[in-house]
Molecule: transfer RNA
Organism: Candidatus Magasanikiibacteriota bacterium
């Protein structure tokens, strides 16, 4: 220098022939218990790495760049 893979909630991870984003834990509130715990219900919590383009719409597709991790030199 060149490939490939990968960045999505605090964390660990889904998503889908392009249709407006989930889930498990963790934190917050509540039923329950004499108390904790354990179960249960709730409700929040997100510029989808960053900028641009196609598109009526983009996490999802193009193209650059940034982090990480592997290969080749």
């Nucleotide at each position: 220098g060149g490939g490939c893979u990968g960045g999505u909630a605090g964390c660990u991870c889904a998503g889908c022939u392009g249709g407006u984003a989930g889930a498990g834990c963790a934190g917050g509130g509540g039923c329950c218990u004499c108390u904790u715990a354990a179960g249960c219900c709730c409700a929040a919590g997100g510029u989808c790495g960053u900028g641009g383009g196609u598109u009526c719409g983009a996490c999802c597709c193009c193209c650059a760049c940034c982090c990480a991790g592997c290969c080749c030199a």